This is a predicted structure of a 348-nucleotide part of an RNA (small-subunit ribosomal RNA, central domain) from Ditylum brightwellii. Its Rfam family is "Bacterial small subunit ribosomal RNA".
Context: one part of a larger RNA
RNA sequence: UUGGGCGUAAAGAGUCCGUAGAUUGUAAAAUAAGUUAUUUGUUAAAUCAUAAGGAUUAACCUUGUAAAAACAUUUAAAACUGUUUUACUAGAGUUUUUUUCAGAAAAGUAGAAUUUCAUAUGAAAGGAUAAACCCUGUAGAUAUAUGAAGGAAUAUCAAAAGCGAAAGCAACUUUUUGGUAAAAACUGACGUUGAGGGACGAAAGUAUAGGUAGCAAACAGGAUUAGAUACCCUGGUAGUCCACGCCGUAAACGAUGAUAACUAGCUGUCCGGGCUCAUGGAGCUUGGGUGGCGCAGCUAACGCAUUAAGUUAUCCGCCUGGGGAGUACGGUCGCAAGAUUAAAACUC
Numbered sequence: 001u002u003g004g005g006c007g008u009a010a011a012g013a014g015u016c017c018g019u020a021g022a023u024u025g026u027a028a029a030a031u032a033a034g035u036u037a038u039u040u041g042u043u044a045a046a047u048c049a050u051a052a053g054g055a056u057u058a059a060c061c062u063u064g065u066a067a068a069a070a071c072a073u074u075u076a077a078a079a080c081u082g083u084u085u086u087a088c089u090a091g092a093g094u095u096u097u098u099u100u101c102a103g104a105a106a107a108g109u110a111g112a113a114u115u116u117c118a119u120a121u122g123a124a125a126g127g128a129u130a131a132a133c134c135c136u137g138u139a140g141a142u143a144u145a146u147g148a149a150g151g152a153a154u155a156u157c158a159a160a161a162g163c164g165a166a167a168g169c170a171a172c173u174u175u176u177u178g179g180u181a182a183a184a185a186c187u188g189a190c191g192u193u194g195a196g197g198g199a200c201g202a203a204a205g206u207a208u209a210g211g212u213a214g215c216a217a218a219c220a221g222g223a224u225u226a227g228a229u230a231c232c233c234u235g236g237u238a239g240u241c242c243a244c245g246c247c248g249u250a251a252a253c254g255a256u257g258a259u260a261a262c263u264a265g266c267u268g269u270c271c272g273g274g275c276u277c278a279u280g281g282a283g284c285u286u287g288g289g290u291g292g293c294g295c296a297g298c299u300a301a302c303g304c305a306u307u308a309a310g311u312u313a314u315c316c317g318c319c320u321g322g323g324g325a326g327u328a329c330g331g332u333c334g335c336a337a338g339a340u341u342a343a344a345a346c347u348c
Stems, first nucleotide, its partner, number of pairs: 004319003007302002012316001014200004021193003025088007033081002035077003040072004049065006091190001092187007100179001103177007110154001115149007125136002162169002205246002208243001210241001214240002219235004257315006265293013297304002321348003330341004
């Protein structure tokens, strides 16, 4: 390589867009590149196959004949693939109407709570813990009341709920903007996947300028302990927040790539359409999501089971014993941290 695989044993890229490529609905006509058959030529001899002969037999030797395949060539076929033309509407898309949404961005507003400050009341404790200590407090704390400042986050509603490609998204209002679903009309295969490539991408980290209430790596002190560079307590700086860049990684998980078709049912919930009964709803039916069970089937088992890990098709990515190692070297990217690509010796 062939073959076999990728939920948990090695293996689905974090996610999407998209170039080349691969692949691609229905019908008709033309063509004849692929395809199929055929004609001729070439493909040295030996070998191989086959029919005879020779050496006592055999291996061996001699003579004759044939085939397959490849390339070129002649003639034909037209189902399939390709190409060209014409048409269609079941895939896909566009427009309109309706519905839904914590989808995104910007601006503004609100009320609880924590903290701090000011004033008043008040007078000895408060706080902390398993228990304590350090700590705060007669320079008046804690507590109570009123007012102010400032930052961050939005209780209840709240849900197996909703939206988004994923990361992720939750107070309220406005503006701009995206998507899903259903129904009509229109376009007429415009589709699918996608090597390279591009965009987005939690947290932490990084650069510059701000901000800093609470929390809190580092750090300091106090406990605990044999020790305690920890768990516990008191403090506390980066950071967490904002603007504009960088980084590009996560158990980025459904540990399950995308798209399409087919294959028993039952039940909950969210967003739509239609019909019937009838009115504050109920029933039937039909689409799209999201959950729980459960046949057939699959699976090593666990389990999955129309949201498949079932039965198939197309395309991409990835795996090939453990360690060495996601490391070294080199390349690319990055301010750095590092990321990405990615071995071997050796060893079991």